The RNA shown here (transfer RNA) has 73 nucleotides and comes from a Microbacteriaceae bacterium. Taxonomically the source falls in Microbacteriaceae (Bacteria, Bacillati, Actinomycetes, Micrococcales).

Formats: sequence, C1' cells, structure tokens
RNA sequence: GCCUCCGUAGCUCAGGGGAUAGAGCGUUGGCUUCCGGUGCCAAAAGUCGGGGGUUCGAAUCCCUCCGGGGGCA
Repeated sequence: GCCUCCGUAGCUCAGGGGAUAGAGCGUUGGCUUCCGGUGCCAAAAGUCGGGGGUUCGAAUCCCUCCGGGGGCA
C1' cells in the first nucleotide's frame, strides 16, 4: 500500500430501514440476614466511533475519515 472483518451502557455482546435502543455481567439503592454472601425488587448508566449522503423515516443502506483485529505484498 491492497483486501477483509469489527467499532452499540463500565465490560462482553444482541439488534441488518419504523417505537421510548436492549440482554448478561458489573455498579448503586431497597427487602431478606446478627454481618457478609446467596436470592428477590428497583434504579442509574448510550453524541449507536466522527462527518456527509439516500430516505417520509438511519444504530441499520451508501461515501469518506478515525481507531482496532486478520490476510496478502
């Protein structure tokens, strides 16, 4: 340099045109307990990597840039 895959919550990841964007783990609070753990309930946490385009509508499709993994040279 070229090809390819990925980037969504603190972490691991779902979601592949239509809503208020979700799960597990973690965190915080409550209940339970002598205390802790376990269990149960609730909550917080997101510019969906940046910008532009297509569309009535974009996390999702297209272009470009940035970052990361793999392959070729």